[in-house]
Context: one part of a larger RNA
């Protein structure tokens, strides 16, 4: 491992890429014909056994017997159907052809036919032996081996047993074929039979396979009477050149994947553009006693005119109502107009490529708010602070000011109840109505004079965000169409988790300017 568990009891990395690892779609030999061989079942006819009688060559039996023959059917070898050889050696079957010959018959005739013997030559089915090249593995089958003791497990009256590997029969030599079994022994190595599964491989710029044929170069064994040399020929090798032969060679296009493309769609991103009222300041401006604020007050403002009206104006920050169980983005997150840029889903497609894929230690990208460093900005809000309150006490909630921050640009943190507390990819299981984007369909409604178009309606399909109503299922339930197909437990693949505390501590190492961030225990106690 088989065979936990991770939505809420311990546990899904914040999200995405991504290399090693892991896992990875179908598809190429199916059938058909011949002939054996072993069971097995049926039926017929016997044999043999039983039974009945009318004793006749009868008639009857499933009877654990048996022969034989048919027919079915099940397993298995061989061989042929386009279906692993080729080469040397030895031995050789049928066959053919030639010659000799015996019996029969036949002819005028060794004329000529039938059946046979024996010899030669051709042939080469078929066996042994050895060589040469074959696609390779994993898997499985069988066999050798794999020290005993040990363990399973057979035989034996150690008196029984735990054990021992002894014993046992006749009593006179002896005799028992006396025993001293068997199994198991996994991975690796050897040798075999299988060829289903899975992996690889071969012919695409033919340098691809068979045949035939020429050139060049190299070698040098016979045999030409002998010996030497040269050259052919002939054998054998290397290398090239041409022609021919063949169904000449690319398997298909995944309701996998990528890429082109065509109209679209989105509050998806950046940059620059432009708008809105709020809010605060200052300016003018008009009236004149209070205005803030609160449970109630006080702090605070105010005839140097507050609060309020009015009226242009600056500032910095935000984007109401529309606005939803809606839409995009990996995820954090994203909403004023307008143009630029580059990206991206889903949809359509008789476009294209062919396995190109999934999921992932390492290792990279982006990551709310807070925090950091250096500018800018500083309008609201507001840690810290300082006042007024309340209160026994108020270093809180209430009030009135207020640093840092809150916005921005360039760097760094790298964490959240970063939550749907649910990894990702694929397949299946069930109904129903909205709604988002695309595309199909409609003598549909409307808008323009009628087409084209829009906007509605209505029905189909794909791909989303959900949602409702039930459980064949699940589950400790709450609840869930997934948390379902799970003791009737394997589709893949990556993370984590093993009582509560010590503890996300210490310690170490790593990364950080620093705050800290990743990794991560143990004594102890319960």
């Nucleotide at each position: 491992u088989u065979g936990c568990a991770g939505u809420u009891a311990a546990a899904a990395a914040g999200c995405u890429c991504g290399u090693a690892g892991u896992u990875g779609g179908a598809u190429u030999u199916c059938g058909g014909g011949a002939u054996g061989a072993a069971g097995c079942a049926a039926a017929u006819c016997g044999u043999c056994c039983g039974c009945c009688c009318u004793c006749g060559u009868g008639g009857u039996g499933u009877g654990u017997a048996u022969g034989a023959u048919u027919u079915g059917g099940u397993u298995u070898g061989u061989c042929c159907u386009u279906u692993u050889g080729u080469c040397u050696a030895a031995g050789g079957a049928a066959a053919a052809u030639c010659u000799c010959u015996g019996u029969u018959c036949u002819u005028c005739a060794c004329u000529g036919a039938a059946c046979g013997g024996g010899g030669a030559u051709u042939g080469g089915a078929c066996u042994u032996a050895g060589g040469c090249c074959u696609a390779u593995u994993a898997c499985u089958u069988u066999g050798a081996g794999a020290a005993a003791a040990u363990u399973a497990g057979a035989g034996u009256g150690u008196u029984c047993a735990a054990a021992g590997c002894a014993g046992g029969c006749c009593a006179u030599c002896g005799c028992c074929u006396u025993g001293a079994a068997u199994a198991c022994a996994u991975u690796a190595g050897c040798a075999u039979g299988g060829a289903a599964u899975a992996a690889u491989g071969a012919a695409a710029u033919a340098g691809g396979a068979c045949u035939u044929u020429g050139g060049u170069c190299c070698u040098a064994u016979u045999u030409u009477g002998u010996u030497g040399g040269u050259u052919u020929c002939u054998a054998g090798g290397a290398c090239u050149g041409a022609a021919g032969u063949a169904a000449u060679g690319a398997u298909u296009a995944a309701u996998a994947g990528g890429g082109a493309u065509a109209g679209u769609u989105g509050g998806g991103g950046g940059c620059a553009u432009u708008a809105a009222u709020a809010u605060u300041u200052a300016a003018u401006u008009g009236u004149c006693a209070g205005a803030g604020g609160u449970g109630a007050a006080a702090u605070u403002c105010u005839u140097g005119g507050a609060u309020u009206u009015a009226u242009g104006a600056a500032a910095g920050a935000u984007u109401a109502a529309c606005u939803a169980a809606u839409g995009c983005g990996a995820a954090a997150g994203c909403a004023u107009u307008u143009g630029c840029c580059a990206a991206g889903g889903a949809u359509g497609u008789u476009u294209u490529c062919a396995u190109u894929a999934a999921u992932c230690a390492a290792g990279a990208a982006c990551g709310a708010a807070a925090g950091u460093u250096a500018g800018g900005g500083g309008a609201u809000c507001g840690a810290a602070g300082a006042c007024g309150a309340u209160c026994a006490g108020a270093u809180a909630c209430c009030g009135u000011c207020g640093u840092a921050g809150u916005c921005u640009u360039a760097a760094c943190c790298a964490u959240a109840a970063a939550c749907u507390a649910u990894g990702c990819c694929g397949a299946c299981u069930a109904g129903g109505g909205a709604u988002u984007g695309g595309u199909g369909a409609g003598u549909g409604u409307u808008a323009u004079c009628u087409a084209a178009u829009g906007a509605c309606c209505u029905c189909a399909u794909c791909a989303g965000c959900a949602u409702c109503u039930u459980a064949a299922g699940a589950g400790a339930a709450a609840u869930c169409a997934a948390a379902g197909u799970u003791u009737u437990u394997g589709g893949g693949u990556u993370c984590u988790g093993g009582g509560g505390g010590g503890a996300g501590u210490a310690u170490g190492g790593u990364c950080g300017c620093a705050a800290g961030g990743c990794u991560g225990a143990a004594a102890c106690u319960u």
A computed fold for a 526-nucleotide part of an RNA from a metagenome, annotated as small-subunit ribosomal RNA, central domain.
It matches the Rfam family "Eukaryotic small subunit ribosomal RNA". Clan: SSU clan.